[in-house]
RNA sequence: ACCUUAUCCAGAGUGACGGAGGGACUGGGCCCGAUGAAGUCCGGCAACCGAGCGAAAGCUGAGGUGCCAAUUCCCACAGCGGAUUUUCCGCUGGCAGAUGAGGA
Repeated sequence: ACCUUAUCCAGAGUGACGGAGGGACUGGGCCCGAUGAAGUCCGGCAACCGAGCGAAAGCUGAGGUGCCAAUUCCCACAGCGGAUUUUCCGCUGGCAGAUGAGGA
């Protein structure tokens, strides 16, 4: 890198270092950021795997991962519905992506 599968509108900091970017990619939009971005550490959240308890449902919790602005920030493709119809709003599905578990 690839395949399968589950989940993705909940939750998580008045900390330290750092010093200009960040929100996956492309395009568009909209945001966050010197009242301090990324990153590192600490702290926290969570229940996918593992662990303990349990007949089960489930509970407890941090051992392995993961995560900690905004729904995966929103749109992009297809379909449906609505309206004040070059447009706007809503819904369903898909694509892409992220994370876990398993596989080859």